Predicted 3D model of a 73-nucleotide RNA (transfer RNA) from a candidate division WWE3 bacterium. The sequence was found in a public genome assembly. The coordinates come from a structure-prediction model, not an experiment, and the mean pLDDT is 81. It matches the Rfam family "tRNA". The family's RNA type in Rfam is transfer RNA. From the family's description: Transfer RNA (tRNA) molecules are approximately 80 nucleotides in length.
[in-house]
RNA sequence: CGGGGUGUGGCGCAGUUGGUAGCGCGCACGGUUCGGGACUGUGAGGUCCCCGGUUCAAGUCCGGGCACCCCGA
Numbered sequence: 001c002g003g004g005g006u007g008u009g010g011c012g013c014a015g016u017u018g019g020u021a022g023c024g025c026g027c028a029c030g031g032u033u034c035g036g037g038a039c040u041g042u043g044a045g046g047u048c049c050c051c052g053g054u055u056c057a058a059g060u061c062c063g064g065g066c067a068c069c070c071c072g073a
Base pairs, nucleotide, nucleotide: 001072002071003070004069005068006067007066010025011024012023013022019056027043028042029041030040031039049065050064051063052062053061
C1' cells in the first nucleotide's frame, strides 16, 4: 500500500428479504434454606464504533472515516 472480515447492555453473541433491539452469563431485589450454593420470580441496564446520505421508517441499504483481526505485497 492492496484485498477480506468484525464493531449491538458489564462480558459472550443473535437480529432472516428495512418496520419501534433480544438471548445466555453477570448485576439488583424477593421466594426457597438455619445460612450459602443450586433452583425460581421480578427488575434495572444499550444515542446498535463515528459522521453524512436514501427512505414515511435504517442495527440492517449507500458514501466517507476510526479501531481490531486475517491474507497478500